[in-house]
RNA sequence: GGGCGUGUGGUUCAGCGGUAGAACGCUUCUCUGAUAAAGAAGAGGUCGAAGGUUCAACUCCUUCCACGCCCA
Numbered sequence: 001g002g003g004c005g006u007g008u009g010g011u012u013c014a015g016c017g018g019u020a021g022a023a024c025g026c027u028u029c030u031c032u033g034a035u036a037a038a039g040a041a042g043a044g045g046u047c048g049a050a051g052g053u054u055c056a057a058c059u060c061c062u063u064c065c066a067c068g069c070c071c072a
Stems, first nucleotide, its partner, number of pairs: 001071007010024004018055001026042005048064005
């Protein structure tokens, strides 16, 4: 330098055009002599950035950024 892949709550991952979800973690409550476990409720993400297409974009297109892999 060229090609490909990944980027979404604290972590690991779903979601492939129509209200952003799960598990674990965190907070509070119940239970217990106390903890753990179990049960209930809750907080937390403007989806890597900027544009474009569309009535509507995490999703499609373009450019850029970060990381990884391959080729040279």
Background: Transfer RNA from a bacterium, 72 nucleotides, folded computationally. Its mean pLDDT, the model's own confidence on a scale to 100, is 83.